A computed fold for a 73-nucleotide RNA from Ambrosiozyma monospora, annotated as transfer RNA. The sequence is in RNAcentral, with records from Rfam. Its mean pLDDT, the model's own confidence on a scale to 100, is 83. Rfam family: tRNA. By type it is a transfer RNA. About the family: Transfer RNA (tRNA) molecules are approximately 80 nucleotides in length.

RNA sequence: GGGGCUAUAGCUCAAUUGGUAGAGCGUUGGAUUCCAAAUCCAAAGGUUGCAUGUUCAAGUCCUGUUAGCCUCA
Numbered sequence: 001g002g003g004g005c006u007a008u009a010g011c012u013c014a015a016u017u018g019g020u021a022g023a024g025c026g027u028u029g030g031a032u033u034c035c036a037a038a039u040c041c042a043a044a045g046g047u048u049g050c051a052u053g054u055u056c057a058a059g060u061c062c063u064g065u066u067a068g069c070c071u072c073a
Stems, first nucleotide, its partner, number of pairs: 001072007010025004019056001027043005049065003053061001
């Protein structure tokens, strides 16, 4: 230098061939308990790596780019 894969909540990961961004764990509050653990209920938490284009509508499609990993030379 060429090619490929990955990037979404604090962590691990979903999101049906474009149509309201979710789950588990964790965190916070509450119930329960003498206290705690466990259990149950609820809440907060996201410029979907960045930029751009297409579209009524983009995590998803186009283009560029950054980082990590794999591969070819």